Predicted 3D model of a 350-nucleotide part of an RNA (small-subunit ribosomal RNA, central domain) from an uncultured bacterium. Its Rfam family is "Bacterial small subunit ribosomal RNA". Model confidence (mean pLDDT): 88 of 100.
Context: one part of a larger RNA
RNA sequence: UUGAGCGUAAAGAAUGUGUAGGUGUUCCUACAAGUCGGUCGUUAAAUCCCACCGCCUAACGGUGGGGCCGCGAGCGAAACUGUAGGAAUUGAGGUUUGCAGGGGCAAGCAGAAUUUUUGGAGUAGGGGUGAAAUCCGUUGAUACCAAAAGGAAUACCAAUGGCGAAGGCAGCUUGCUGGGCAAUACCUGACACUGAGACAUGAAAGCGUGGGGAGCAAAGGGGAUUAGAUACCCCCGUAGUCCACGCCGUAAACGCUGUCAACUAGCAAUUGGGAGAGUCGACCCUCUCAGUUGCGAAGCUAACGCGUCAAGUUGACCGCCUGGGAAGUACGAUCGCAAGAUUAAAACUC
Numbered sequence: 001u002u003g004a005g006c007g008u009a010a011a012g013a014a015u016g017u018g019u020a021g022g023u024g025u026u027c028c029u030a031c032a033a034g035u036c037g038g039u040c041g042u043u044a045a046a047u048c049c050c051a052c053c054g055c056c057u058a059a060c061g062g063u064g065g066g067g068c069c070g071c072g073a074g075c076g077a078a079a080c081u082g083u084a085g086g087a088a089u090u091g092a093g094g095u096u097u098g099c100a101g102g103g104g105c106a107a108g109c110a111g112a113a114u115u116u117u118u119g120g121a122g123u124a125g126g127g128g129u130g131a132a133a134u135c136c137g138u139u140g141a142u143a144c145c146a147a148a149a150g151g152a153a154u155a156c157c158a159a160u161g162g163c164g165a166a167g168g169c170a171g172c173u174u175g176c177u178g179g180g181c182a183a184u185a186c187c188u189g190a191c192a193c194u195g196a197g198a199c200a201u202g203a204a205a206g207c208g209u210g211g212g213g214a215g216c217a218a219a220g221g222g223g224a225u226u227a228g229a230u231a232c233c234c235c236c237g238u239a240g241u242c243c244a245c246g247c248c249g250u251a252a253a254c255g256c257u258g259u260c261a262a263c264u265a266g267c268a269a270u271u272g273g274g275a276g277a278g279u280c281g282a283c284c285c286u287c288u289c290a291g292u293u294g295c296g297a298a299g300c301u302a303a304c305g306c307g308u309c310a311a312g313u314u315g316a317c318c319g320c321c322u323g324g325g326a327a328g329u330a331c332g333a334u335c336g337c338a339a340g341a342u343u344a345a346a347a348c349u350c
Base pairs, nucleotide, nucleotide: 005320006319007304008303012318014201015200016199017198021194022193023192025088026087027086028085029084030083031082033081034080035077036076037075039073040072041071042070048066049065050064051063052062053061054060091191092188093187094186096183097182098181099180103177104176105175106174107173108172109171110154115149116148117147118146119145120144125136126135162169163168206247207246208245209244210243211242215241216240220236221235222234223233258317259316260315261314262313263312266295267294268293269292270291271290272289273288274287275286276285299306300305323350324349325348332343333342334341335340
């Protein structure tokens, strides 16, 4: 290994780029390392298998024969793997012409709304709740009008929709910039797939320095509720939320489903592109490529369900799991300013 698994039972790394490694399209030629077939040598004896024999039988023992696993040498085969050379184009990449998009970064601008301030006008309440109270208000509040300031977020469009590797991304304009799709079949000619380490990116919260601070709001204060109420409800309110730079590196980072490739009924919807038919033109219709959804054949599944976007049928490579608790803990190590993160046991116990 033959001979288990990873959607929900334990188990897919948060995501990508990529080193080593593993794996790799078609054809021709050569070689013969792997591979395959004979031969020779070796593989001590015992052990193993078969036959016969000896102890009453068995175990045990004796004689003869055979074999397993190998190793070395030499001869041969050339389908497959490999190596070397040559060729090819379908994999991959590029050219050209178009297209869609909240993909990213930066700058500028806009209009609603909240709050505050000032002015006007105006009078006794306002606010809040299940009901209240704390709270605000005759030093003139709330409601209304005008002006100003400032911060944060962008209603409708909006969708089962779009883009991005993931995290994530939404007012408008401009600049810079990444990726994708379709058509063309012109170029290169296997340049490919995966990927231990490594590197990069990575919500929110949190941390450092400096700004900013409208609203919201951990902590905190007060009012209620209650047996109590360190809560749920109400009034306030500081970090924080925002910006710049630097850390942190974790999430139910989820499709709880690794990446790539091939094959295997359909129907319907929708996004982007192309071709055709038709038309004055468009819608509609037919076909097709790439995505996103709903339902389902076969098949799979413990069931639920999945079902061309597979959890079906296969291949390549990586990651991970092996009873519950102790424990994602201790110790050690690495990283971090810290918080902590990563790696990761055992005793004992059921």